[in-house]
This is a predicted structure of an 85-nucleotide RNA (c-di-GMP-I-GGC riboswitch aptamer) from a Syntrophomonadaceae bacterium. Lineage of the source: Bacteria > Bacillati > Bacillota > Clostridia > Syntrophomonadaceae. Its mean pLDDT, the model's own confidence on a scale to 100, is 92.
RNA sequence: GACGAUAAUGGCAAAACUUCCGAAAGGAAGCGACGCAAAGUCAUGGGCCUAACCCCGUAAGGGUAUGGUUGCCAGGCUGCCGAAA
Numbered sequence: 001g002a003c004g005a006u007a008a009u010g011g012c013a014a015a016a017c018u019u020c021c022g023a024a025a026g027g028a029a030g031c032g033a034c035g036c037a038a039a040g041u042c043a044u045g046g047g048c049c050u051a052a053c054c055c056c057g058u059a060a061g062g063g064u065a066u067g068g069u070u071g072c073c074a075g076g077c078u079g080c081c082g083a084a085a
Stems, first nucleotide, its partner, number of pairs: 003082002011036002017030005034071001040077003044074003047069003054063003
């Protein structure tokens, strides 16, 4: 460097619930643990979600990201331990 053990020290924390923010997706805090060897970090590429504003429509609705998702995939940066390959 690479790799990931019935190893060791620890770490993070899904869903649900409560409160708050938000138009929503979603986010924050608390509680809680489904899981995670980067489930640390960065929206850079792709995917997916939402649609306030804007556009179309008689209407239902449709389109649309500048909004979001890193625990969707990839990539960048950083990192504990040390069996086996």